[in-house]
RNA sequence: GGGCCGGUAGCUCAGACAGGAAGAGCAGCGGACUUUUAAUCCGUUGGCCGUGGGUUCGAAUCCCGCUCGGCCCA
Numbered sequence: 001g002g003g004c005c006g007g008u009a010g011c012u013c014a015g016a017c018a019g020g021a022a023g024a025g026c027a028g029c030g031g032a033c034u035u036u037u038a039a040u041c042c043g044u045u046g047g048c049c050g051u052g053g054g055u056u057c058g059a060a061u062c063c064c065g066c067u068c069g070g071c072c073c074a
Stems, first nucleotide, its partner, number of pairs: 001073007010026004020057001028044005050066005
C1' cells in the first nucleotide's frame, strides 16, 4: 500500500441482509425476603449507535470520506 471484518448502555453483545418508537444479559440504584451477607424475586437508572457528509418524509441500518482495532496479502 491492497482486501475483509468490527467500533451500539459501565462490560459482553443483538439489531443492519429487508430504512419506520434503540434492546438483551451482566453491572449500578431502590425495594421484598433473610439475624446479616450471599442467592432469589420485583421495580428502576443508563447510549447525540466511532466521526464528518450525502440520499430519503424518515438512517444504527443505504452511499462516500476519515479515524481506531483485528485478520490476511504484498

Overview:
A computed fold for a 74-nucleotide RNA from a Deltaproteobacteria bacterium, annotated as transfer RNA. Its Rfam family is "tRNA". Gene Ontology term of the family: triplet codon-amino acid adaptor activity. About the family: Transfer RNA (tRNA) molecules are approximately 80 nucleotides in length. It is annotated as a transfer RNA. NCBI's taxonomy places the organism under Bacteria, Pseudomonadati, Myxococcota, Myxococcia. The RNAcentral record of the sequence draws on ENA.